[in-house]
RNA sequence: CAACGACAAUGGCAAACUUGGUGAAAGCCAGGGACGCAAAGCUAUGGGUCUUCCAGAAUAAUUCUGAUGACUGCCAGGCCACCGAA
Numbered sequence: 001c002a003a004c005g006a007c008a009a010u011g012g013c014a015a016a017c018u019u020g021g022u023g024a025a026a027g028c029c030a031g032g033g034a035c036g037c038a039a040a041g042c043u044a045u046g047g048g049u050c051u052u053c054c055a056g057a058a059u060a061a062u063u064c065u066g067a068u069g070a071c072u073g074c075c076a077g078g079c080c081a082c083c084g085a086a
Base pairs, nucleotide, nucleotide: 004084005083012037013036017032018031019030020029021028022027035073041079042078043077045076046075047074048071049070050069054066055065056064057063058062
């Protein structure tokens, strides 16, 4: 340095649920809370998933289609990083 990852050390993150805020929604932010995580750090680049204010289409109600809105704790890719037993 690369790979690898322990009942090691120092620390870190925080699912569900819940309170408040925000948003059309999905979701996001903050507090509480821990199921888990060695990249559960960053990045929507590819795939995937969610939503439809709005737009288009067909309508009797309504339905269908479409991200420019989201999700990195779904999988890859890219970037960066703590520790050091085997």
A computed fold for an 86-nucleotide RNA from Dehalobacter sp., annotated as c-di-GMP-I riboswitch aptamer. NCBI's taxonomy places the organism under Bacteria, Bacillati, Bacillota, Eubacteriales, Dehalobacter. The RNAcentral record of the sequence draws on Ribocentre.